Context: one part of a larger RNA
RNA sequence: CUGGGCGUAAAGGGCGAGUAGGUGGCAAGGUAAGUCAGAUGUGAAAGCCCUAGGCUUAACUUAGGAAGAGCAUUUGAAACUGCCUUACUAGAGUACGGGAGAGGGAAGUGGAAUUCCUAGUGUAGAGGUGAAAUUCGUAGAUAUUAGGAGGAACACCGGUGGCGAAGGCGACUUCCUGGACCGAUACUGACACUGAGGCGCGAAAGCGUGGGUAGCAAACAGGAUUAGAUACCCUGGUAGUCCACGCCGUAAACGAUGGGAACUAGGUGUAGGUGUAAAAACAUCUGUGCCGCAGUUAACACAAUAAGUUCCCCGCCUGGGGAGUACGGCCGCAAGGUUAAAACUC
Numbered sequence: 001c002u003g004g005g006c007g008u009a010a011a012g013g014g015c016g017a018g019u020a021g022g023u024g025g026c027a028a029g030g031u032a033a034g035u036c037a038g039a040u041g042u043g044a045a046a047g048c049c050c051u052a053g054g055c056u057u058a059a060c061u062u063a064g065g066a067a068g069a070g071c072a073u074u075u076g077a078a079a080c081u082g083c084c085u086u087a088c089u090a091g092a093g094u095a096c097g098g099g100a101g102a103g104g105g106a107a108g109u110g111g112a113a114u115u116c117c118u119a120g121u122g123u124a125g126a127g128g129u130g131a132a133a134u135u136c137g138u139a140g141a142u143a144u145u146a147g148g149a150g151g152a153a154c155a156c157c158g159g160u161g162g163c164g165a166a167g168g169c170g171a172c173u174u175c176c177u178g179g180a181c182c183g184a185u186a187c188u189g190a191c192a193c194u195g196a197g198g199c200g201c202g203a204a205a206g207c208g209u210g211g212g213u214a215g216c217a218a219a220c221a222g223g224a225u226u227a228g229a230u231a232c233c234c235u236g237g238u239a240g241u242c243c244a245c246g247c248c249g250u251a252a253a254c255g256a257u258g259g260g261a262a263c264u265a266g267g268u269g270u271a272g273g274u275g276u277a278a279a280a281a282c283a284u285c286u287g288u289g290c291c292g293c294a295g296u297u298a299a300c301a302c303a304a305u306a307a308g309u310u311c312c313c314c315g316c317c318u319g320g321g322g323a324g325u326a327c328g329g330c331c332g333c334a335a336g337g338u339u340a341a342a343a344c345u346c
Stems, first nucleotide, its partner, number of pairs: 004317003007300002012314001014201003021194003025088001027086005033081002035077008049065006091191001092188004096183003103177007110154001115149007125136002162169002206247006215241002220236004258313006266291011295302002319346003328339004
């Protein structure tokens, strides 16, 4: 390379919008680039193949014939692909009317609890553990009552419930704002799908500057445990956790399952709508779970939310170790990230 693959064996990019590119609905007309058919030229000789001959045969060799991809010229065909023109509405989108939602951003507000401060009551313990001790307390702790300060998180509701592309999002109110869904019509008329690069978003930790710091808590200190104990347990405790702005760009960023489209038995929950006047029931659309047939799978399992049957586009894999490392490039303040080998070895 070919071929085969990517839930768990190596392998789906963390996620999005989108450039080039690839692919693309239905109908008519035109064209003839691709495509198909014919003809001509070229396609050296030798070789391969066929026929005949020569060495006793064979290998070998001589003669003749046939075949030949491609290229060029030319004549035609018009189904398919492309291109041009026209038309359509089933894809896609817009308008209108609805209800749902922890979707995002900003401002303000609230109660419970922890801690601290002040004051009252009150007295000898409290705390902590397997048991203890370090620790706090007669300078009045713990407990309890009242008042105050401050920061962080939002019990119950809460739910294989909802929303978001993913990361993620949970007190309440207001303002700004994105998306999805349903319904019935009207409109645009293929405007679509995917998407290398590039661009944006991206948990936690970490970094820079300035704030903030109640609780928790790497590091650190002490007490225990132990043969030791640089741990698990306990008492403290600083970065950090919080806010603003700017970096970092990684995760078991997981459904370990890329996106889009079509088709393929059922059963049962649940969320949001719609229809039949309401309820019930049924039907239907969208989402989210469980079970299960065919089929698939190495098995486990998946099974209309496919890992089934197909098409289009992207990403990725190619024995283990060396190694997601070295060198170089790019990015970063740094930490480091990204791209990414080889020798050697089994």
Description
The prediction has a mean pLDDT of 88. The part of an RNA shown here (small-subunit ribosomal RNA, central domain) has 346 nucleotides and comes from a metagenome. The full RNA is in RNAcentral, with records from SILVA.